Large-subunit ribosomal RNA, domain VI from Acidianus sp. HS-5, 282 nucleotides, folded computationally. It matches the Rfam family "Archaeal large subunit ribosomal RNA". Its family is annotated with structural constituent of ribosome and ribosome in the Gene Ontology. Its Rfam clan is "LSU clan". The coordinates come from a structure-prediction model, not an experiment, and the mean pLDDT is 83.
[in-house]
Context: one part of a larger RNA
C1' cells in the first nucleotide's frame, strides 16, 4: 500500500521451522525360557551414570581495575592524620552482575501406516490374510513439547475508548415547483491514541522493547535495613628498649588493650519530593 472509520489490548492457528535427543551400567524378569550336561537369554517394569539442548544463579566453584584491609619502595605534607607513583606496585578477602565445575529441566503418551503377522470369508461345497469386511505391526507419517506465524487475497475472532463536526464548490434520482434524498471534490476543525522531547531500566550494537514524565518514586541524593572487609582516627591506659641526669625524676618508642560486633563502603532492597523528569513540538 491492502484487509471499506480510526485506535488500544487479548487471543486463534492455516501454515512454517527443528535434532532435541542419545548411550551405557546396575536391578529384577531369572539361574527362569531353552539345554543330556556345561552353560544361558529376551519382552515389560525400575535405577544410575555420562554427553548433547534448553534456562538459572538458592548452594559450591571463578571472576569481581566497584569496595574493605595489610605491607614495599619514593615522594608529597605540619611529617600527624591522609594521599600520588610503581601493568589494580604486591598481598589476604570479597556482594551485584557475568558465569560452570553449581542447581533445575529434556516425561510419557495417542492416531495412521511399511513389509511382515491374523480374524472371518467367498470366487473355487475344500483350500486360502482378500476379492466384501475386520485386526496388530517400525528410531517412519500425524500429533503429544519449543519456536515463527491474519500479507491465512477465504486478509480471521473478542473486548475497551473515539469519532462521522462546519464552510465552499460540483453531480445523480424524484419532483411543475419548492423541495427531498444520495454522492463526489477543496478547505478549516476535533477525538480516542501514538509519536518526539526528557528522567530511566534487571531492556538493548543502532532500531526496538519496557518503567516514567509533579494528580510523580522513573534516576541520582539522603535516611534506614541488608551485605562487604575486619575494629578506623582520637582520646586513656600499658609497653619490650633507649636517651638525658648524682638523685628525684624526665624525655623517645615499636607495639598493646578500651572507646569499637568498630570505621569506610556498596551497581541491592524500603522509605523520603531535596535535585532532575519543567514548559512543550508533531
Nucleotide at each position: 500500500u491492502g484487509c471499506a472509520g480510526g485506535u488500544c489490548g487479548c487471543c486463534u492457528g492455516a501454515g512454517g521451522g527443528a535434532a532435541a535427543g542419545g548411550u551405557a551400567c546396575c536391578c529384577c524378569u531369572a539361574g527362569u525360557a531353552c539345554g543330556a550336561g556345561a552353560g544361558g537369554a529376551a519382552c515389560a517394569g525400575g535405577g544410575u551414570a555420562c554427553c548433547g539442548g534448553g534456562g538459572c544463579c538458592u548452594c559450591u566453584a571463578g571472576u569481581u581495575u566497584a569496595c574493605c584491609g595489610g605491607u614495599u619502595g619514593u615522594c608529597c605534607g605540619g611529617c600527624u592524620a591522609g594521599g600520588g607513583c610503581a601493568g589494580u606496585g604486591c598481598c589476604g578477602g570479597g556482594c551485584a552482575g557475568c558465569c560452570a565445575c553449581g542447581c533445575c529441566u529434556u516425561a510419557a503418551g495417542g492416531g495412521g501406516u511399511a513389509a511382515u503377522c491374523g480374524c472371518u470369508g467367498a470366487a473355487a461345497g475344500c483350500a486360502u490374510c482378500u476379492a466384501a469386511g475386520c485386526g496388530a505391526g517400525a528410531a517412519c507419517c500425524c500429533u503429544u513439547c519449543c519456536c515463527c506465524a491474519a500479507a491465512a487475497a477465504g486478509a480471521g475472532g473478542c473486548g475497551g475508548c473515539c469519532g462521522u463536526g462546519c464552510a465552499g464548490g460540483u453531480g445523480g434520482c424524484c419532483g411543475a415547483a419548492a423541495g427531498g434524498u444520495u454522492g463526489c471534490c477543496u478547505g478549516c476543525g476535533g477525538g480516542a491514541g501514538c509519536c518526539c522531547a526528557c528522567u530511566c531500566c534487571u531492556a538493548g550494537a543502532a532500531g526496538a522493547g519496557g518503567a516514567g514524565u509533579u494528580u510523580g518514586a522513573u534516576g541520582g541524593g539522603g535516611u534506614g535495613g541488608g551485605g562487604g572487609u575486619g575494629u578506623a582516627a582520637g582520646c586513656u591506659c600499658c609497653g619490650a628498649g633507649g636517651g638525658c641526669g648524682a638523685a628525684a625524676g624526665c624525655c623517645c618508642g615499636a607495639g598493646g588493650a578500651g572507646u569499637u560486633c568498630a570505621g569506610c563502603u556498596c551497581g541491592c532492597c524500603a522509605c523520603u519530593c531535596c535535585c532532575a523528569a519543567u514548559c512543550g513540538g508533531g